RNA sequence: AAACAUGAGAGUUUGAUUCUGGCUCAGGAUGAACGCUGGCGGCGUGCUUAACACAUGCAAGUCGAACGGAAUACAAGGGUUUACUUUUGUAUUCAGUGGCGGACGGGUGAGUAACGCGUGAGCAACCUGCCGUACUCCGGGGAAUAACACUUAGAAAUAGGUGCUAAUACCGCAUAAGACCACGCUCCCGCAUGGGAGAGGGGUAAAAGAUUUAUCGGGGUACGAUGGGCUCGCGUCCCAUUAGCUAGUUGGUGAGGUAACGGCCCACCAAGGCGACGAUGGGUAGCCGACCUGAGAGGGUAAUCGGCCACAUUGGAACUGAGAAACGGUCCAAACUCCUACGGGAGGCAGCAGUGGGGAAUAUUGGGCAAUGGAGGGAACUCUGACCCAGCAACGCCGCGUGAAGGAAGAAGGUUUUCGGAUUGUAAACUUCUGUCGCAGGGGAAGAAGAAUGACGGUACCCUGUAAGAAAGCCCCGGCUAACUACGUGCCAGCAGCCGCGGUAAUACGUAGGGGGCAAGCGUUAUCCGGAAUUACUGGGCGUAAAGGGAGUGUAGGCGGCGCUUUAAGUUAUGUGUGAAAGCCCACGGCUCAACCGUGGAACCGCACAUAAAACUGGAGUGCUUGAGUGUGGGAGAGGCAAGUGGAAUUCCUAGUGUAGCGGUGGAAUGCGUAGAUAUUAGGAGGAACACCGGAGGCGAAGGCGGCUUGCUGGACCAUAACUGACGCUGAGGCUCGAAAGCAUGGGUAGCAAACAGGAUUAGAUACCCUGGUAGUCCAUGCCCUAAACGAUGGAUACUAAACGAAGGGGGUAUUAACUCCCCCUGUGUUGAAGCUAACGCGAUAAGUAUCCCGCCUGGGUAGUACGGCCGCAAGGUUGAAACCUAAAGAAAUUGACGGGGACCCGCACAAGCAGCGGAGCAUGUGGUUUAAUUCGAAGCAACGCGAAGAACCUUACCAAGACUUGACAUCGAGUGCAAUUUGUGGAAACACAAACCUCCUUCGGGACACGAAGACAGGUGGUGCAUGGUUGUCGUCAGCUCGUGUCGUGAGAUGUUCGGUUAAGUCCGGCAACGAGCGCAACCCUUAUGAUAUGUUGCCAAUAUUAAGUUAGGAACUCAUAUCAGACUGCCGCGGAUAACGCGGAGGAAGGCGGGGAUGACGUCAAAUCAUCAUGCCCCUUACGUCUUGGGCCACACACGUGCUACAAUGGGCGCUACAAAGAGAUGCGAGCCGGUAACGGUAAGCGAAUCUCAUAAAGGCGUUCUCAGUUCGGAUUGAGGGCUGAAACCCGCCCUCAUGAAGUCGGAGUUGCUAGUAAUCCCGAAUCAGAAUGUCGGGGUGAAUGCGUUCCCGGGUCUUGUACACACCGCCCGUCACGCCAUGGGAGUCGGGGGUACCCGAAGUCAGUGAGCUAACCGCAAGGAGGCAGCUGCCUAAGGUAAAACCGAUGACUGGGGUGAAGUCGUAACAAGGUAGCCGUAUCGGAAGGUGCGGCUGGAUCACCUCCUUU
Repeated sequence: AAACAUGAGAGUUUGAUUCUGGCUCAGGAUGAACGCUGGCGGCGUGCUUAACACAUGCAAGUCGAACGGAAUACAAGGGUUUACUUUUGUAUUCAGUGGCGGACGGGUGAGUAACGCGUGAGCAACCUGCCGUACUCCGGGGAAUAACACUUAGAAAUAGGUGCUAAUACCGCAUAAGACCACGCUCCCGCAUGGGAGAGGGGUAAAAGAUUUAUCGGGGUACGAUGGGCUCGCGUCCCAUUAGCUAGUUGGUGAGGUAACGGCCCACCAAGGCGACGAUGGGUAGCCGACCUGAGAGGGUAAUCGGCCACAUUGGAACUGAGAAACGGUCCAAACUCCUACGGGAGGCAGCAGUGGGGAAUAUUGGGCAAUGGAGGGAACUCUGACCCAGCAACGCCGCGUGAAGGAAGAAGGUUUUCGGAUUGUAAACUUCUGUCGCAGGGGAAGAAGAAUGACGGUACCCUGUAAGAAAGCCCCGGCUAACUACGUGCCAGCAGCCGCGGUAAUACGUAGGGGGCAAGCGUUAUCCGGAAUUACUGGGCGUAAAGGGAGUGUAGGCGGCGCUUUAAGUUAUGUGUGAAAGCCCACGGCUCAACCGUGGAACCGCACAUAAAACUGGAGUGCUUGAGUGUGGGAGAGGCAAGUGGAAUUCCUAGUGUAGCGGUGGAAUGCGUAGAUAUUAGGAGGAACACCGGAGGCGAAGGCGGCUUGCUGGACCAUAACUGACGCUGAGGCUCGAAAGCAUGGGUAGCAAACAGGAUUAGAUACCCUGGUAGUCCAUGCCCUAAACGAUGGAUACUAAACGAAGGGGGUAUUAACUCCCCCUGUGUUGAAGCUAACGCGAUAAGUAUCCCGCCUGGGUAGUACGGCCGCAAGGUUGAAACCUAAAGAAAUUGACGGGGACCCGCACAAGCAGCGGAGCAUGUGGUUUAAUUCGAAGCAACGCGAAGAACCUUACCAAGACUUGACAUCGAGUGCAAUUUGUGGAAACACAAACCUCCUUCGGGACACGAAGACAGGUGGUGCAUGGUUGUCGUCAGCUCGUGUCGUGAGAUGUUCGGUUAAGUCCGGCAACGAGCGCAACCCUUAUGAUAUGUUGCCAAUAUUAAGUUAGGAACUCAUAUCAGACUGCCGCGGAUAACGCGGAGGAAGGCGGGGAUGACGUCAAAUCAUCAUGCCCCUUACGUCUUGGGCCACACACGUGCUACAAUGGGCGCUACAAAGAGAUGCGAGCCGGUAACGGUAAGCGAAUCUCAUAAAGGCGUUCUCAGUUCGGAUUGAGGGCUGAAACCCGCCCUCAUGAAGUCGGAGUUGCUAGUAAUCCCGAAUCAGAAUGUCGGGGUGAAUGCGUUCCCGGGUCUUGUACACACCGCCCGUCACGCCAUGGGAGUCGGGGGUACCCGAAGUCAGUGAGCUAACCGCAAGGAGGCAGCUGCCUAAGGUAAAACCGAUGACUGGGGUGAAGUCGUAACAAGGUAGCCGUAUCGGAAGGUGCGGCUGGAUCACCUCCUUU
């Protein structure tokens, strides 16, 4: 010098966000246990459970220098039957007497919530063996008794009798420095009682010797030291659902008892003592130094080590002793175990080992007293399971090792792969080296202070040799959290700390490869702290998230204005004592390092005492007036209570007028009415409530208060500044008030109206609606005491911008005059700054800034429930849990979506119209059914004349049968040279066999083609459209969807994109914290409508010719065709609008406001459709799920639906004659003309690859004629017959023609579709597909309407706004009963058990007291006897035991109550949107259930209107 230097977060509620809030994780720790694994050493640690029971051994003895004796050995001597005996001595040992020690050491934590422990004091109220110091004494006697001997009883344990004996055992006497006791005297001191010192005389009590010269002992006194006893301050867990406890209890006096104080005990007296600052009771627990954690403050723990306490099988008791109410002592009781001869005895491991048991779980019946320490002894020494060591256990901490360097063919193998590679990986092999550790050999300690003595131990350590040789695992790899792939599995098996993985492509399961982490360990489990500011002292909150008491008054308590003086309790400073050691921390040191250990320091943040200070708080005193209160003068008010009184209205009664209805509803009905209602007039009765004024006006503490008058009465406000002088604020308990409903008793009852009844509605309707109607509503008195009792905001005080209202009072100014203007106070509203807030919002009436006091909260559910207490007549209120379940529940705001919310707008959406569909027959598609198969797909709109622009075979995917297996098809390499083709036979064919035929190109390598064999492989219309690409549908040709920068917001997000206009349009204009941009819209493209120009064949024909005919010549005008241009832009005018955008009208124009039509489809939605167009991942089949063939099926048919065609007729049908198109197609084709046939068609055949020829007559229309309203001259189905065409082939199963047949159908129920102009309707024509086969589809033209007031309603969509408990987004969410399974729990006739207390009975041992006739050595006495003692007996107390009645706690219980939970149960639909009757709160009542209804309250109700206020202009 140092011992100060320290704080991390993450996951999970949502579509996303911010917040609140819980759950979970990462860290550290352990006397641990479990799983897998395991080389060495050091240091530690090791029954946390049964204070359960214990076999066996050991754990407390020692002293012969206290004593008598015994035994053994030796020596000496004696006796003598030489083997015994005896004496003496020495040594050793021993039972007994005696002394000291067994009160220490060791164990355990049951009990104990206590002066038990911790800390600090006190004892003037005490004791202390051994030890130390000082002084002093040690004289003289006596009587016994064990041992021993003999003997008795007993199984034993043991007990008894007789006799002998010693002492440092026991008992007197003497002496008394000092001590103690009582007495009076003197001095000193103290916080009280009181204490100390001195002198005096009086009284009381001592002792022990041993050994052999050195000591050890003994007695007394004082002091010390050590150890203890007692008392006090402070601290020391949970429950108030434990609130009152206490009779020796609290105190006094006196006596007793103790080492000592004391109700410690007793007698008497008094009535006290403790308690909300938590008594009493219940539960739990040994306390501390310390240990773990934490930044700290704290929280948790009480193993090892140390201090204290308590206990020793359970309970009680004393004896001995310095010390015990005694772990290895005694007595008694109880339980248990053992022995027994049944009479009686013995025992106590919570000492060390060990055993059984319990348990997830915890060691050797080891060595040694060598060290340290203890007991005894003079000592040698003995004893010591204290202790020192060793053994077992990865139980913990620390250290070391399992090799090091080089080594690329990047080996092999494994894994993976896009087949190229990548990775394992310098890793291995291989080369060189080292020797920790291991093994072998040799040496070998310290630990021992002066000698001897070493269990550990031949250990540590050192040296030599040897050989990479014996030595790596565990967990994890979805995020948190470092680390990824493959295969298997297929909501299975399984994982999981939280979120969550797994339903065929799993980085989440299992395995493998690879990787990450730690390492002789690694994980898991359990527990504690941390993170958690999640109990917030440090350091939180309460408007809406959990949380302000319904309101006031006031007790205790807490807090408290301005001066001065004083005090010193708090406070501050300094000092002293204490805060044991160990530990933590620092420095240094010792084991090779470290762990571990040693030395010194720091620290121990505390307590006590002393001294000082006096600002602040407190105490005491004295003042002050501003807080508070009083007085005086005023005015305002639905403040309260009581009495009286008034009018309107409803209802009822009476009478009159009057007649058929009234009433009620969405519409009705029940109901009332011809016995006269409703309506109306008059009169009367009765009860309840008070229109207008009336108002975000007033008053009150809140609940609440409303006609008028009177009486009584509370409070606030303004002005004034006379009085008091801090009298104040808050307020746990307490007390009072407290809407509505409800209760009790008695009244009252007009209206209204739970329940109830009836009528409706409905699937039902225990409701909503209607008609009635009882409690109740009203009054009096007494209860109840709860509400969304709300501003969801406790009270008080102070401070902090403004603006605008309206109420009460006062002042000022101007003025004749203030309701009006200005200012102040009080209460009451709105906007708003700063600030606050998660946001919403609050904002002088704070949710801002501060102080004080009270109440309350700590995830959600269970549950404001159960039990208990208190209150209540009851209903019920108040206080108020747990088990268990759960990862969320929640607040605010955002974006969407939705609403039986709102506003605006659009659309053939409705309306207005026209034509249909739905009825019939047929066609076609679908469902269903059938079938060997009726292949598959499509499924609301957006499947159903759809895939299919065309199923007789083929197609074809289906079925049956027959065949093939490198295959019908592709590629590869090797061989052969055939094969194809034709014919014949068999066969249903495929195919097989046979015969004929027997090649082409070539750069001569080969190729084309074909064959047989073996493989790689082909093939699959098999699965998955929920693995995909591509394509498509739909919202929707709807006007939307986004981005950059900026700005706003903590953020999700917003703004832009909203707003005012306008548009078909997010189209444009204007405004605006936005400015721009992109994809969409529009335009650019095609077509159509007009014109111009160019070109005129196959098209055209005005003029000139010509013909039967634009036929030909000719023409280039027209039509038309092709191409290029022009044209339309709100450009012009007027009006409206804002001077804009734009709209309306007009002109011109072929066309006018996007001219008509098409192509074109934003971001996205529907896991929409398609694996069967195609492509494709994965899975599956491989002599078949592939391929070929024949036949069948896709065409079935009781039915149902969709889409069409044809009709039902006269606007028509038939017949005859007669006009006018466009767009297309054509060579395996279109096919003129002519001939035949009634016709379909056939024969023949010109032309045309097409502005030339053909298909090809357009039809409706027009002109005539007939039919005359019928199931017809309508309609054409069905069927019969005969033909035609295509095609190998028309049976199943084609189309057409002719003749015959002639069905239903007379305009179509509920409902429903299309269409706004060249549209609907109607009429024909063409094409694709196609051999043939359209009523379908796609195109073309002809004829050619009606209606549109308008946007209330239906449907869909867009924009803005609003509500939301929805976000899979209303096809959403969600409530309750019932049924079933499981779980915990309340009640329950009871039953069983437990601990504690009370009362009584009995009462062992034992102390104490009394008694003591029996017994009795020491002392007194000559003796008798006495003193003293003992046994015995009695009494008090008292353990165990017994009895009784209660209370408490626990277990269990038929049955019963609710609660929780469980992919797909039942009934309804209560809530969320105006949730379809707004919801909710309290209460009452009713109902299967959610719930309904009545009364009062709240907004945490949407919408519309009105009022008020504010903001902006």
This is a predicted structure of a 1513-nucleotide RNA (small-subunit ribosomal RNA) from a Clostridiales bacterium. The RNAcentral record of the sequence draws on ENA and SILVA. It matches the Rfam family "Bacterial small subunit ribosomal RNA". Model confidence (mean pLDDT): 84 of 100.